[in-house]
Context: one part of a larger RNA
RNA sequence: CUAUGGUUAAGGAACUCGGCAAAAUGCCCCCGUAACUUCGGGAGAAGGGGGGCCAUUUCUGGUGAUAGCACGUGCUGCUUGAGCUGGGGGUGGCCGCAGAGACCAGCGAGAAGCGACUGUUUACUAAAAACACAGGUCCGUGCGAAGCCGUAAGGCGAUGUAUACGGACUGACGCCUGCCCGGUGCUGGAACGUUAAGGGGACCGGUUAGCCAGGAUUCGUUCUGGCGAAGCUGAGAGCUUAAGCGCUAGUAAGCGGCGGUGGUAACUAUAACCAUCCUAAGGUAGCGAACUUCCUUGUCGGGUAAGUUCCGACCUGCACGAAUGGCGUAACGACUUCUCGACUGUCUCAACCAUAGGCCCG
Numbered sequence: 001c002u003a004u005g006g007u008u009a010a011g012g013a014a015c016u017c018g019g020c021a022a023a024a025u026g027c028c029c030c031c032g033u034a035a036c037u038u039c040g041g042g043a044g045a046a047g048g049g050g051g052g053c054c055a056u057u058u059c060u061g062g063u064g065a066u067a068g069c070a071c072g073u074g075c076u077g078c079u080u081g082a083g084c085u086g087g088g089g090g091u092g093g094c095c096g097c098a099g100a101g102a103c104c105a106g107c108g109a110g111a112a113g114c115g116a117c118u119g120u121u122u123a124c125u126a127a128a129a130a131c132a133c134a135g136g137u138c139c140g141u142g143c144g145a146a147g148c149c150g151u152a153a154g155g156c157g158a159u160g161u162a163u164a165c166g167g168a169c170u171g172a173c174g175c176c177u178g179c180c181c182g183g184u185g186c187u188g189g190a191a192c193g194u195u196a197a198g199g200g201g202a203c204c205g206g207u208u209a210g211c212c213a214g215g216a217u218u219c220g221u222u223c224u225g226g227c228g229a230a231g232c233u234g235a236g237a238g239c240u241u242a243a244g245c246g247c248u249a250g251u252a253a254g255c256g257g258c259g260g261u262g263g264u265a266a267c268u269a270u271a272a273c274c275a276u277c278c279u280a281a282g283g284u285a286g287c288g289a290a291c292u293u294c295c296u297u298g299u300c301g302g303g304u305a306a307g308u309u310c311c312g313a314c315c316u317g318c319a320c321g322a323a324u325g326g327c328g329u330a331a332c333g334a335c336u337u338c339u340c341g342a343c344u345g346u347c348u349c350a351a352c353c354a355u356a357g358g359c360c361c362g
Base pairs, nucleotide, nucleotide: 001357002356003355004354005353006352007351008350010348011347014346019343027051028050029049030048031047036041038172052094053093054092055091056090057089058088059087060086061085062084063083067079068078069077070076071074095099107341108340109339110338111337112336113335114333115332119131120130135170136169137168138167139166140165141164147156148155149154173328174327175326176325178258179257180256183255184254185251186250187249188248189247192246193245194244198240199239204234205233206232207231210227211226212225213224214223215222216221259277260276261275262274263273286320287317298314299313300312301311302310
């Protein structure tokens, strides 16, 4: 010096991001126990008192010696209650600093946030406010179900049958859950428009047996131009034809969205009110500087001598808001924040002791 323990005057969180760590609490019996509450809780709330040993006395449980009585004379019944033993109480006394004498063995209270709760999770830096959850809602599915696995056979769903199963969101409980279907999605509709391959084949083209005209000819034929049947072949309009899309309607606990400007009251200020523009509709209830507030340490109040945190309000919500749920909420939490008591070497401010290791000297 490091590590692990122990003790400490006075003070007692002044330490520190933060009481981290340590200290303190701790068992049994008795008394007593608040707000709040879903009446179960909260609660071991909190806060007090007692606790050893000896003597004596009393109550009570077990066992049942001895003795007596009764007659049905029995391995009988009833009464008695010594001794031993277990437990409780009273009174008196004894010792120590200390009697749950060591070990073991809850710290408590107040307020707020989040999540209802018990649970689950990042095996090896995160245990949480994240996940799950019971409960709620919506959508799909009529059974060879939907959905899922598999190329298939087949299997799960389920030896179940809509009080069932699958999917999505929300997340106990209480009070509630406003407006918008224009966009996007989904669902219904089928008249009309659009729309593919396919069907169909009007019409046009290529080819040419043959025919016509002209030239050449050794009269056998041949060359050029035109017309052109059948067959083969190229292209191909009207017409016909599905879903989809257009169209139309519904649907927000589907995805989502939920305004601006100007003026106005007999102090001022403010604007119940008016005007105007835009929109599918312009944010309702509740909450609000919030795990959300930039400006911001907003302003006021509380607590402190002093408080960027905290609590209560205000509302100017940069940029809350109603199952991407809103606001409350008893109980619960190795969660987060603030405060108080108790307690302490966390600190003022450090000292000493013990053990182990290091280091120095020899």

This is a predicted structure of a 362-nucleotide part of an RNA (large-subunit ribosomal RNA, domain IV) from Streptomyces jumonjinensis. The coordinates come from a structure-prediction model, not an experiment, and the mean pLDDT is 88. The full RNA is in RNAcentral, with records from Rfam.